The RNA shown here (transfer RNA) has 73 nucleotides and comes from Apodospora peruviana.
The prediction has a mean pLDDT of 80.
Its Rfam family is "tRNA". The family's RNA type in Rfam is transfer RNA. Rfam links the family to the GO term triplet codon-amino acid adaptor activity.
[in-house]
This record gives sequence, C1' cells and structure tokens, in this order.
RNA sequence: GCUCGUAUGGUGUAGUGGCUAUCACGUCACUCUCACACAGUGAAGGUCCUCGGUUCGAUCCCGAGUACGAGCA
Repeated sequence: GCUCGUAUGGUGUAGUGGCUAUCACGUCACUCUCACACAGUGAAGGUCCUCGGUUCGAUCCCGAGUACGAGCA
C1' cells in the first nucleotide's frame, strides 16, 4: 500500500427496514437471615463508533472516515 471482517449499557451479547433496542454477568434498593452468602422482586444504566446519503421510516441498506483484528504485498 491492497483486500476482508468487526464496532450495540461497566463487561460479554441478540436483533434479515417499523413502538427512544434483547439477554446474561455486574451495580443499586427492598424482601429473606442474628449476620453474610444464596434466592426472590424491582430499579438505574445505551448520542446502537463518527459524518453524509437512500427511504414515509435506518442499529440494520449505500458511501467516506476512525479504531481494532486477519490475510496479501
């Protein structure tokens, strides 16, 4: 330098154009316990990497960029 893949709560992830987006772990509160753990209930936490385009409508499709990874030279 060229090609390909990935980017979604703190972490890991689901989501084939249609309600400000799923689950697990973690965090917080309550219940339980003498207490802790376990368990149960509830809650908070996301500019879906950035910019632009397509569309009535984009996490999803297209283009460019950025970061990381793989391959080739």